[in-house]
Context: one part of a larger RNA
Molecule: small-subunit ribosomal RNA, 3' major domain
Organism: metagenome
């Protein structure tokens, strides 16, 4: 010097106290682990793996197994040699398909020269031969690159002086201060550099500009009704270019300092709230299966194609999750108010057939115009009367709808019946400090459909506590001890 202490000071954090809701019990998804299997393809493993990779496993995807097949190959180039137009359609045997065989020319396009009923020529295709291709095969402890994580934690450094024999110190300490190595003072330091902070996006208030697709005050028309029309730009919104907050002001503390407290003004007050943005390193973390690459192994196979199965396999443990176990509800009728998105291999209105999912039609929309669209949860009102119930809603049978070549293995949805645990959950344990939790719904990627309860997004309703830091975790700085380096 550093890591390390059941050493010490200070200081911070949903870290613990105040609270609010959950997990741990039930049922079911959903992911890992045993186990099983011909295969159950890899991989990821305390935090920082297990709704992760996977933003979609019936075929494909797919790498797994089990069967047919293939060897210059599905793919790239290159040389040499051949014959010889080649491609798309279309036809026959044979197969489970890949494939292999085989008929002629059904049509249709086709480089280049000469010329045209033709004729050469060989780009391109084909066929052998050779160099090669190929590998989701091994090493992530040979490696780029991309990421988690410590942590949006405040540290990490570097010239030059200076101090020490010298590793090194100093500076970065010490008084205050702050979200912050922020900033102010002292000071053998003087300055800088990556980080904090701004700068970027987005919400909040508002000006000016522009006024269709969007709005409708006022004016005139029209309807059963609606900006439905002629108009307007006012108003909302739209989307650009500006303002606007900085301790600026006042009062009190403070070293006439940094700055704290409290106020006034304002839409917004001390970093407004959110977001991208992640310092020197640390875990030989993690990913050779995105990619890309050193060695290594593999080439008639560890490569390629095909059909079929598995990755959904089920005594059993764990993670994360949905739904509940009811009366702040549960069914029925009526009725109201949202964002953000996304539509042509698409979104699809009225209308019409079906109890329904769904079907028939297809109007309009490349969309501030059409549509998807109904928001829900509130609200009014009936009904149930505390029960395994009109609570719950898995499990089954059975009719059907959809997508798709194809739902047996293995997909979703419908209706009718069927009505399983389940009465709020030990020990232990997570999340959250406000438009937060908690609840309600809506939409998007990825997608023929989908196992979507996931993920990432948008509104709607909208709390309760904490003004402490003794304790438990994690972390900063400072100091102190010695078994470590």
């Nucleotide at each position: 010097u550093g890591a390390c202490g059941g050493g010490a000071g200070c200081u911070c954090a949903c870290a613990c106290a105040a609270g609010c809701g959950g997990u741990g019990g039930a049922g079911c998804a959903u992911g890992u682990g045993u186990c099983u299997u011909a295969a159950u393809u890899c991989g990821a493993g305390c935090c920082u793996a297990c709704g992760c990779g996977a933003a979609g496993a019936a075929c494909c995807u797919u790498a797994c197994c089990c069967g047919g097949g293939u060897u210059u190959g599905a793919c790239a180039u290159g040389u040499a040699c051949g014959g010889a137009u080649a491609c798309c359609u279309g036809c026959c045997c044979u197969g489970a398909a890949a494939g292999g065989g085989g008929a002629u020319u059904u049509g249709g396009u086709u480089g280049c020269c000469c010329u045209u009923u033709g004729g050469g020529u060989g780009a391109a295709a084909c066929g052998u031969a050779c160099g090669c291709a190929g590998g989701u095969g091994c090493u992530g402890c040979a490696u780029g690159g991309c990421u988690g994580u410590c942590g949006u934690c405040a540290g990490c450094u570097c010239g030059u002086g200076c101090u020490g024999u010298g590793a090194a110190g100093u500076g970065u300490u010490g008084g205050g201060u702050u979200a912050a190595g922020u900033c102010c003072c002292a000071u053998a330091a003087c300055g800088a550099g990556c980080g904090a902070a701004a700068c970027c996006c987005u919400u909040a208030c508002u000006g000016c500009u522009a006024g269709u697709u969007g709005c409708c005050a006022g004016c005139g028309g029209g309807u059963a009704a609606u900006g439905c029309c002629g108009g307007g730009g006012a108003c909302u919104c739209u989307a650009g270019c500006g303002g606007g907050a900085c301790u600026g002001c006042c009062g009190g503390c403070g070293u006439g300092a940094a700055g704290c407290c409290g106020g006034a003004g304002g839409a917004a007050g001390g970093u407004g709230g959110g977001g991208a943005c992640g310092a020197c390193g640390u875990c030989a973390a993690g990913u050779c299966a995105u990619c890309a690459u050193g060695g290594c192994c593999u080439u008639u196979a560890u490569g390629c194609c095909c059909g079929g199965g598995g990755c959904u396999g089920c005594a059993c443990a764990c993670g994360u999750g949905c739904u509940a176990c009811a009366a702040u509800g549960g069914c029925g009728c009526a009725u109201a108010c949202a964002a953000a998105g996304c539509g042509a291999c698409g979104c699809a209105a009225u209308g019409c057939c079906g109890u329904g999912a769904g079907g028939c039609g297809g109007a309009g929309c490349a969309a501030a115009u059409c549509g998807c669209a109904a928001a829900a949860a509130a609200u009014g009102u009936g009904c149930c009367c505390c029960a395994g119930u009109u609570c719950a809603g898995a499990u089954u049978g059975u009719a059907g709808g959809c997508u798709g070549c194809a739902a047996u293995u293995c997909g979703c949805c419908u209706g009718c019946a069927u009505g399983a645990a389940g009465u709020c959950g030990g020990a232990a344990u997570c999340g959250c400090u406000a438009g937060u939790a908690a609840u309600c719904g809506c939409g998007u990627a990825u997608c023929a459909g989908c196992u979507a309860u996931g993920a990432c997004g948008c509104g709607g309703u909208g709390a309760a506590u904490a003004u402490g830091u003794u304790c438990c975790u994690g972390a900063g700085c400072u100091u102190u001890a010695a078994a470590c380096a």